This is a predicted structure of a 298-nucleotide RNA (Bacterial RNase P class A) from uncultured Kordia sp. It was read from a public genome assembly, where an Rfam model found it.
């Protein structure tokens, strides 16, 4: 110089002008105006993984199906993250992890080879009352009732109800408290949103089932939260604790944009909300720092 590992930061910036959306504050003829502030990501992707919430619903107990697997530690939990110990690739910084169990059982191993597991007996040698009884060679990945393999099946430990903001709540409007069949009234027909069974709870103007009628508006959930930042501190780290401080989108068919000069100069990539929050995994332009090889020059 070159070619890699590992992290961190960023994701154009400033100025006028007009436009969209919410909020607060005035005024208002109640239509609606002015002022001020605010206004998409590090992944918002993928719907994998784990909660909060809210329902079933009082929600237990087996069965079957399902997830995880070395230790220890962090976290509201987790198949995430930390630290370390073994394996595996790499020359190395490093990076993966499929990491419990083969004497609970049942599978599986082509082609060579005599033969592949309560199996077989090919060649020599050695022994015996007999016998593959004992060895040595050939073949093979493995040739002693073996060993290997559990991202075979399976066994052990330790969990796991379901559905999801179209969850769910409340208000208003308007109807048909009408018809028909079955089964049933506390000895209970029926029903209870992952299967089964057992239990349990609800139920009398009952439950189902057919058919037929009305409505389809609005309000909440809807963003103050296991929050964000500095700073000291405990700890090897993940993280956790003390004090300050900040409020950072709330659409509802769906706003967050146009134009015009400049400027950094790295010439702007990937790409756009719909309860939300902690994670993985993929897309991806630019810079910075620490470490690794190999080579060359001093």
């Nucleotide at each position: 110089c070159a070619a890699g590992c590992a992290g961190g930061c960023u994701a154009c910036c400033u100025u006028a002008u007009c436009g969209c959306u919410g909020c607060u504050u005035c005024u208002u003829u109640c239509g609606a105006g002015a002022a001020g502030g605010a206004g998409a990501g590090g992944a918002a992707a993928g719907u994998c993984c784990g909660g909060a919430c809210a329902c079933c619903a009082u929600a237990g107990u087996g069965c079957a199906u399902u997830g995880u697997a070395g230790c220890g530690g962090a976290u509201a939990a987790c198949a995430u993250c930390c630290g370390u110990c073994c394996g595996u690739c790499g020359u190395g910084a490093g990076a993966c992890g499929a990491g419990g169990a083969c004497a609970a059982g049942u599978g599986c191993a082509g082609c060579a080879g005599a033969a592949a597991g309560a199996a077989u007996g090919u060649a020599c040698a050695g022994g015996u009352a007999a016998u593959g009884c004992u060895g040595u060679a050939g073949u093979g990945a493995a040739a002693u009732c073996a060993g290997g393999u559990a991202a075979a099946c399976u066994c052990u430990a330790c969990g796991a109800g379901g559905u999801g903001c179209a969850a769910u709540g409340c208000c208003a409007u308007g109807u048909a408290u009408a018809u028909g069949a079955a089964c049933g009234c506390u000895u209970a027909a029926g029903a209870g949103c992952g299967g089964c069974a057992c239990g349990c709870u609800c139920a009398a103007u009952g439950u189902u089932c057919a058919a037929g009628g009305g409505u389809a508006g609005g309000c909440a959930g809807a963003u103050a939260a296991a929050a964000g930042u500095u700073a000291c501190u405990g700890g090897u780290a993940a993280c956790g604790g003390u004090a300050a401080u900040u409020u950072u989108a709330g659409a509802u068919a769906a706003a967050u944009g146009a134009u015009a000069a400049g400027g950094c100069u790295u010439a702007g990539a990937c790409a756009g909300g719909a309860u939300u929050c902690g994670g993985c995994u993929u897309a991806u332009g630019g810079c910075c720092u620490g470490c690794u090889u190999u080579u060359u020059u001093a």